Small-subunit ribosomal RNA, central domain from Clydonella sawyeri, 365 nucleotides, folded computationally.
Context: one part of a larger RNA
RNA sequence: UUGGGCGUAAAGGGUGUGUAGGUUGUUUUUUGGAUUAAAAGUUAAAUACAAGAGCUUAACUUUUGAAAAGCUUUUAAUAUUAAUAAACUAGAGUAUAGAAGAGGAUAGUAGUAUUCUUAGUGGAGAGGUUGAAUUCAGCGAUAUUAAGGAGACUAUCAAAGGCGAAGGCAACUAUCUGGUCUAGAACUGACGCUGAGACACAAAAGCAUGGGUAGCAAACAGGAUUAGAUACCCUGGUAGUCCAUGCCCUGACCUAUGAAUGUUGAACAUUGGAUAACAUUUUCCUUUAAGGAGAGAAAGAUUCAGUGUUUAAGCUAACGCGUUAAACAUUCCGCCUGGGGACUACGAUCGCAAGGUUGAAACUC
Repeated sequence: UUGGGCGUAAAGGGUGUGUAGGUUGUUUUUUGGAUUAAAAGUUAAAUACAAGAGCUUAACUUUUGAAAAGCUUUUAAUAUUAAUAAACUAGAGUAUAGAAGAGGAUAGUAGUAUUCUUAGUGGAGAGGUUGAAUUCAGCGAUAUUAAGGAGACUAUCAAAGGCGAAGGCAACUAUCUGGUCUAGAACUGACGCUGAGACACAAAAGCAUGGGUAGCAAACAGGAUUAGAUACCCUGGUAGUCCAUGCCCUGACCUAUGAAUGUUGAACAUUGGAUAACAUUUUCCUUUAAGGAGAGAAAGAUUCAGUGUUUAAGCUAACGCGUUAAACAUUCCGCCUGGGGACUACGAUCGCAAGGUUGAAACUC
């Protein structure tokens, strides 16, 4: 272990796909398993309970009785649930027509800056700091001009903006590719939701092998500062950061808020669509009247899907949340149960290792 909870007090799994399981729209047929009702039997005696009786009372002994509940059998009911047979379209999916996007993978191209090399100009400092020094520089530095090489990154646009399940994703082009939204309503006809295990993905750091290494920079060295300075500051600088392949599997992986469905009052902003009408602009045709056909499209209105802000009701211990709920309800999963010991020990399991996952107790307050 009931119960009560999980934004901040202990507590939402890092995220998804999905098996078992749980749960599941509308209408009808049949059955009557579950369920409900009634009846019968049984559940030894003692104990317990109620009303009495006997020991002077009580404990004690004893008589009678009833209830609740379980099990079995029979009968009945058919709303719910389950099974069965059939149908439906509001959920879900497919197809069609459109739309937006740093969604992903691969290949190629470009751009500024940085640094290096070579050459020219030039001639004494440069760099750095609160101030200095270590450092670089007459074997010509810093500065400046030209040419070339290399690696990483992608200013402005840029936004409270967009996309993605999360991690995350930003120069441009091409190819391949996933998801989402809108419209109408053609097709399937509950195919849905959740999801223990399982599987897949998962920043940074780290590991293995092979490349690459401009800048930055753990470790390390030196210079300062200081009482000291294993730091903050400065000069250098190796792993690493980058690429390919394979591991690792952690995070304040946070909205500290699991997923899905339904219901519920307003205002403002913004992103992507849709609908109808219109001012204005513009293109083409016939023609010279402003006739016909299209294109683009600001503001406003309605509506769908996202992203935000302020609030009503309601909720909350308060802070606050408030149609993107922490409101009102339902389904399923995960998790919590005083602090420390302890993101520990032992065991198991995964890993090349580092370590990860699972996860106590003694003792103590």
Its Rfam family is "Bacterial small subunit ribosomal RNA". A source record names the gene rrnS.